Predicted 3D model of a 72-nucleotide RNA (transfer RNA) from a marine eukaryotic metagenome. It matches the Rfam family "tRNA". Rfam classes the family as a transfer RNA. The coordinates come from a structure-prediction model, not an experiment, and the mean pLDDT is 81.
RNA sequence: GGGGCGUAGCUCAGUAGGAUAGAGCACCAGAUUCCUAAUCUGGGGGUCACAGGUUCAAAUCCUGUCGUCCUC
Numbered sequence: 001g002g003g004g005c006g007u008a009g010c011u012c013a014g015u016a017g018g019a020u021a022g023a024g025c026a027c028c029a030g031a032u033u034c035c036u037a038a039u040c041u042g043g044g045g046g047u048c049a050c051a052g053g054u055u056c057a058a059a060u061c062c063u064g065u066c067g068u069c070c071u072c
Stems, first nucleotide, its partner, number of pairs: 001071006009025004018056001027043005049065005
């Protein structure tokens, strides 16, 4: 210099712009149980890395920056 990635505590889905921003695990509460585990029900948790731009509307498109990985 070139390319990929960055979304919940963890692993990830979602990108030809419009859904209330999601899943599993974890966490919290309850049920069940003598207790624990397992199971079932419910719940909390997000600046979609950061900043700016385009647009009626951006996790998604454009630009820059940061972090990380691969490569010359």